Predicted 3D model of a 1466-nucleotide RNA (small-subunit ribosomal RNA) from a Bacteroidota bacterium.
RNA sequence: ACAAUGGAGAGUUUGAUCCUGGCUCAGGAUUAACGCUAGCGGCAGGCCUAAUACAUGCAAGUUGAACGGGAUUGGUUGUAGCAAUACGACCAUGAGAGUAGCGCACGGGUGCGUAACACGUAUGCAACCUACCUAUAACUGGGGGAUAGCCUCCCGAAAGGGAGAUUAAUACCGCAUAACAUUGCGAAGUGGCAUCACUUUGCAAUUAAACCUCCGGGGGUUAUAGAUGGGCAUGCGUCCGAUUAGCUAGUUGGUGAGGUAACGGCUCACCAAGGCUCCGAUCGGUAGGGGGUCUGAGAGGAUGAUCCCCCACACUGGUACUGAGACACGGACCAGACUCCUACGGGAGGCAGCAGUAAGGAAUAUUGGACAAUGGGCGCAAGCCUGAUCCAGCCAUGCCGCGUGAAGGAUGAAGGCCCUAUGGGUCGUAAACUUCUUUUAUACGGGAAAAAACCCCUUGAUGCGUCAAGGGUUGAUGGUACUGUAAGAAUAAGGGUCGGCUAACUUCGUGCCAGCAGCCGCGGUAAUACGAAGGACCCGAGCGUUAUCCGGAUUUAUUGGGUUUAAAGGGUGCGUAGGCGGAUUAGUAAGUCAGUGGUGAAAGCCUCUCGCUCAACGGGAGAACUGCCAUUGAUACUGCUAGUCUUGAGUAUGGUUGAGGUGGGCGGAAUGUGUCAUGUAGCGGUGAAAUGCUUAGAUAUGACACAGAACACCGAUUGCGAAGGCAGCUCGCUAAGCCAUAACUGACGCUGAGGCACGAAAGCGUGGGGAGCAAACAGGAUUAGAUACCCUGGUAGUCCACGCCCUAAACGAUGAGUGCUAGACGUUGGAAUUUUAUUUUCAGUGUCGCAGCUAACGCGUUAAGCACUCCGCCUGAGGAUUACGGUCGCAAGACUAAAACUUAAAGGAAUUGACGGGGGCCCGCACAAGCGGUGGAGCAUGUGGUUUAAUUCGAUGCUACGCGAAAAACCUUACCAGCUCUUGACAUGGGGAUUCUGAAUUUUGGAGACAAGAUUCGUCGGUUCGGCCGGAUCCCACACAGGUGCUGCAUGGCUGUCGUCAGCUCGUGUCGUGAGAUGUUGGGUUAAGUCCCGCAACGAGCGCAACCCUUGUCCCUAGUUGCUAACAGGUUAUGCUGAGAACUUUAGGGAGACCGCCGGUGAUAAACCGGAGGAAGGGGAGGAUGACGUCAAGUCCUCAUGGCCCUUAUGGGCUGGGCUACACACGUGCUACAAUGGCAGUUACAGCGGGAAGCUAAGGGGUAACCUGGAGCAAAUCCCGAAAAGCUGCCUCAGUUCAGAUUGUUCUCUGCAACUCGAGAACAUGAAGUUGGAAUCGCUAGUAAUCGUGGAUCAGAAUGCCACGGUGAAUACGUUCACGGGCCUUGUACACACCGCCCGUCAAGCCAUGGGAGUUGGUUCUACUUGAAACCGGUGCGCUAACCGCAAGGAGGCAGCCGUCUAGGG
Repeated sequence: ACAAUGGAGAGUUUGAUCCUGGCUCAGGAUUAACGCUAGCGGCAGGCCUAAUACAUGCAAGUUGAACGGGAUUGGUUGUAGCAAUACGACCAUGAGAGUAGCGCACGGGUGCGUAACACGUAUGCAACCUACCUAUAACUGGGGGAUAGCCUCCCGAAAGGGAGAUUAAUACCGCAUAACAUUGCGAAGUGGCAUCACUUUGCAAUUAAACCUCCGGGGGUUAUAGAUGGGCAUGCGUCCGAUUAGCUAGUUGGUGAGGUAACGGCUCACCAAGGCUCCGAUCGGUAGGGGGUCUGAGAGGAUGAUCCCCCACACUGGUACUGAGACACGGACCAGACUCCUACGGGAGGCAGCAGUAAGGAAUAUUGGACAAUGGGCGCAAGCCUGAUCCAGCCAUGCCGCGUGAAGGAUGAAGGCCCUAUGGGUCGUAAACUUCUUUUAUACGGGAAAAAACCCCUUGAUGCGUCAAGGGUUGAUGGUACUGUAAGAAUAAGGGUCGGCUAACUUCGUGCCAGCAGCCGCGGUAAUACGAAGGACCCGAGCGUUAUCCGGAUUUAUUGGGUUUAAAGGGUGCGUAGGCGGAUUAGUAAGUCAGUGGUGAAAGCCUCUCGCUCAACGGGAGAACUGCCAUUGAUACUGCUAGUCUUGAGUAUGGUUGAGGUGGGCGGAAUGUGUCAUGUAGCGGUGAAAUGCUUAGAUAUGACACAGAACACCGAUUGCGAAGGCAGCUCGCUAAGCCAUAACUGACGCUGAGGCACGAAAGCGUGGGGAGCAAACAGGAUUAGAUACCCUGGUAGUCCACGCCCUAAACGAUGAGUGCUAGACGUUGGAAUUUUAUUUUCAGUGUCGCAGCUAACGCGUUAAGCACUCCGCCUGAGGAUUACGGUCGCAAGACUAAAACUUAAAGGAAUUGACGGGGGCCCGCACAAGCGGUGGAGCAUGUGGUUUAAUUCGAUGCUACGCGAAAAACCUUACCAGCUCUUGACAUGGGGAUUCUGAAUUUUGGAGACAAGAUUCGUCGGUUCGGCCGGAUCCCACACAGGUGCUGCAUGGCUGUCGUCAGCUCGUGUCGUGAGAUGUUGGGUUAAGUCCCGCAACGAGCGCAACCCUUGUCCCUAGUUGCUAACAGGUUAUGCUGAGAACUUUAGGGAGACCGCCGGUGAUAAACCGGAGGAAGGGGAGGAUGACGUCAAGUCCUCAUGGCCCUUAUGGGCUGGGCUACACACGUGCUACAAUGGCAGUUACAGCGGGAAGCUAAGGGGUAACCUGGAGCAAAUCCCGAAAAGCUGCCUCAGUUCAGAUUGUUCUCUGCAACUCGAGAACAUGAAGUUGGAAUCGCUAGUAAUCGUGGAUCAGAAUGCCACGGUGAAUACGUUCACGGGCCUUGUACACACCGCCCGUCAAGCCAUGGGAGUUGGUUCUACUUGAAACCGGUGCGCUAACCGCAAGGAGGCAGCCGUCUAGGG
């Protein structure tokens, strides 16, 4: 500079990720409909369904300047009559009907049919027609016979028909004239595209007309040309189905004839046997086509309302007539169905014209006005006709425009709604209020353009038609548009939505109900998702919903997809058609490219401009219409023709390789069988057995013989083949690859729809064969069962020959061919060489890997890389490797291959977890080795269950069950019954009263709460001295209190458990598209993610460990209430006393232990093993300490708390009862069953602790519980306080001198009170129980076991709980297995995560589909039969105006009859 104005995504598969892939949404559109709502105007549109049936009216007539005729009416006048009126004459008018001409073939409607030259586009007609119109040329002479109408009769219900008489024409018929017309025979010339056409010309024959008139004119005939309109032919384009593959007899062509306006099998006779088709014939289904319309960036896809062009149709089917034109929407004939009329004999009709009706349907308007304009028909014209048209009416059906007010106005009013609620936020400048405006609506006025003409008048021009100027007449719409005035904010807002996609949030109600939902999905008591409200958002006279189309969807991919594993490579090859194709030269110009011409109707779209106030809408101009045809050029590429070449391909020659194929022959081992022999009791088989074989001699062993099948070692990561597949040795036949040479041919090539061939195993047919193995089958086992796995047998089959089948995870899940793109390391077969090498090269076969590709996994010169050619195949999942149909097959079955319906996913790869009757490593009283228990008994205690007025509530596998509860007679207490209180037992606030309080004792009523009294003590504080302030009590009204009521699945806090297991994470970096990975994995080691080493990681945090407490040894300091060795005193005795500070001890501070030292092992590391020393040795022992998280674990009844609920009660008080029940089941314990014991006696040694409403000594009493007593002690001082197991004696194996339940009697203690319902004592009683089934628990050292002691709670009430010390063991080979856990790895269709997921039957209900004796509708084909109307042909004895003829008669015509063909019927 030129060109171009144009492209958005989201949700949903998963725990998360990437991909594939479908479903859904946001947009636009509509002849729409439905719901809610509605002020006005303009411009458009308005039966998509039943081409269903139609009442009524209208939609095509016109011409008197073609004709006969004249109803009626008016005027004038005459006669009669009083008049009305009647009858005449003249003038004017000219209805209805008829003859004739033109029109009725246009306009208007609909889309049934039609897949076709129907439509579109481009050509052709040398094969055609064209009324009216225009131009040119010529003509319009002279006759004839009828017939409608009218009149008179007849038939008929009607529709209609018949007969007779009479009459006209531009109706009809001869005659004349006539060629540039037609036909026949010729001649010459020009042109073309084959048949041929045109021009000029000669001769012969044939053929025409109509008149009317106002005298201006109009009309008629012939010919040519034009214009217009049509007809025919052809190229190209135009839906779906192959589960439609063959179709065709006038069929294809020829000759001749007929027919037509015209070509043509259009029709006929004869002859020939052709014609169409995988580039889709035929058949079936669907459908009017186009301009255009909607959508889309485009390419496309869908569509064909309104407007325009073409076609087809007019109740259904057929047929022709008339005519310029029809096989005719408002004409005819016939047949059929339907409707109507009827006198039953016969007739009539066709809204898919405009209105309108019924029906159908979700659904679509007025039985309107006018010919004023535009257009059409007729007419000379005036004019008439015109449901074409122009207008109006109805409908928000669509598009466009306008309005419903504007400015100011904060006490941010009232009210609603919400909240953290004395208050704030929001609706909201919104309202009120003030000022202003008046579009629209209303009222009253004014008031168009659309009108130009025709026609009439006047004037002018003109040779004639005629033309020009001026004037006059004509408006349905419509008193409409527009405009003026008046008053006044006056007359005017809704719909949908608010979980995400998708703009817009709260409260209440509801409680998986009611409901929502386009997809995902909401709702089971705190729903932004249901319903309502407030608020908000989006549009706005509309807004939503439904339906349909395009888009998004690159989700059919030409633009623009894929095919290893997601859907998808045919099992393999050969090869036909087709597609594609090496190098080079020349020609050509089909494809291709360029210029020019024609066409591509108008409207529409686009651009510019103009007109309605704007816009929608309309006018004008341009561009565009990407197409087709013609013509002129270009020649790179493709094609075609001709020639050349060698590199693709093939041939030849020489080598070489192999389980390549096929047919024969041969071999040994093994197995089985047979015979003989040896030999004796088992063999065989299994996890263990049994069935089976065997004393009739098996198994085993030896010899011989026979049979069939398969070929050990070599053997391999090998080789060959197209694939399937191929393995002993050898012979014949045969195919292939590779290498070398570069002699020959000269593109001969690649792929390959259909087609043909091959094609494992199993299976089928016929005939053989049959050793072993072995479906089916039988038996034995296993098991809940076992139609299986295991065992013993065993038939088809496996083998051979011939013929079928034609499928496999026929796999490299990877089609064939060609070229290009780093390498490395093996290996097979060749070749070369500077000859054995770490060389080079060709062809194979493998592993790894660069670039690149891939969703990733992975592929990677053997591609899944980069390109080209050809073929096959895919398009969500299921239904479905299916049904039906077809083809093939002996069958089994194979190939081809849907739909209804269901569904929002199905799927691929990879990630993190979890899981595994997967693997590896490791740990734990996890098992094992031991000790002692539980499970059996009685009792205690807790739970379940049952019971009850109540048995309050919670805890429920491990991790509930001597748990909350470290203590239920009342209280506690939450439960039940009864009584009782209502601002309340308790808190804050208002008002009033009293200056009052309160404590103790006591009486009466009552079960008590409570009510009514009595007595005694006492009479608030401050003060400015004011009932002034504060406090207290009582009363009143309301706010409120109160709730152990619900929700632990709304919560905080606290707790349990995995688990004191060693794990859990982060920052930065790196890797990966990503989820994620790495670190944290690996090699060692540890109790430990403890430490070391290595490493794309480097660091860090929470956990581990350590720091803390107790305990074990020693030291220092300090000695009272503790201690007492030495000294002294004293006592029956005692640290009792003086004294001491050594010891013990107390409680403060230190030391000590660290693998520090030595040896060994180990990578020289970390560490481990052993040793020394030491009180203690490898974490010395014990405790406290509990990572990220899991279990919606537990607790709303500790406490706190959201929400909900109760408020004379679900709150408060009281009495009594209950939590203590009792057929039963379970858990946890105690005591036992006895001699390691019981009883009696006797005697030593602890530690932790507690004590004032307390511990309680000594002493006394009682058999005892206990009572009495009162010293001491707020405690290293006093008390509890006796420790017990021990030792000694007796008992001697018994239901006992074991065991102690139960029960009786009498007591003690606490306490208002021991009945329900306490503990204890004494005497008596003396139950079960003799070591406990299946199963199960604890414990690894000062531990288990055993023995006693203390404490909390507490008036009293432990076998429980928490602590304390005494005595004091056994065992651990080891980690295979059961359980739990940690790390790594692997598989996974699991992820509420194996208590997962998930398959099939059955049952019930529902949905869709199939089968079904059959029955029925539609469509189509074939054969036969019957056959209307009509045309054509034949006949025509009946009838007959025009012409000929003097006549007879003839020519011609008509009816009738026959034939061909045919709708329809059968």
Its Rfam family is "Bacterial small subunit ribosomal RNA".